[in-house]
RNA sequence: ACAGUUAUUCUGCUUAAUCCUAAUAUUGGAACGGGAGAACCAUUUUAGGGGUGUAUCCGAUUUAUCGGUAGGGCAACUCUUCAGCCCGAACCCGUCAGCUAAUCUCGUAAGCAUUGGGGAGUCACAGA
Numbered sequence: 001a002c003a004g005u006u007a008u009u010c011u012g013c014u015u016a017a018u019c020c021u022a023a024u025a026u027u028g029g030a031a032c033g034g035g036a037g038a039a040c041c042a043u044u045u046u047a048g049g050g051g052u053g054u055a056u057c058c059g060a061u062u063u064a065u066c067g068g069u070a071g072g073g074c075a076a077c078u079c080u081u082c083a084g085c086c087c088g089a090a091c092c093c094g095u096c097a098g099c100u101a102a103u104c105u106c107g108u109a110a111g112c113a114u115u116g117g118g119g120a121g122u123c124a125c126a127g128a
Base pairs, nucleotide, nucleotide: 011113012112013111014110018030019029020028031108032107033106034105035104036103041098048096049093050092051091052090057068058067059066060065061064071087072086073085074084076122077121078120079119080118081117082116083115
């Protein structure tokens, strides 16, 4: 000097998943994000159907894997363009759920340290 591993602190990212309070009862509240639920309208049909989530569909075979894919992410913010990289999971309800005012109800887990150019509009900082 380079590369890797572990721990801690700080900063930051994905995301609804943050803030205050409380001092352990994951308490109470704010904010944010879901679900259920009239009329009107729409729909109805068991190979059941529906919901959270970007995470769905197709093909192949070795039947639990591979290849692709709708879609999502890649560091101030909102778009756009070219090339590139990664993800494309998991879980719940139990025959029931369209929309939906009033109303009811639930969640704020977790994971990570991540590309480079061009264009448009903002924001922040600095100078005149």
Molecule: c-di-AMP riboswitch aptamer (ydaO/yuaA leader)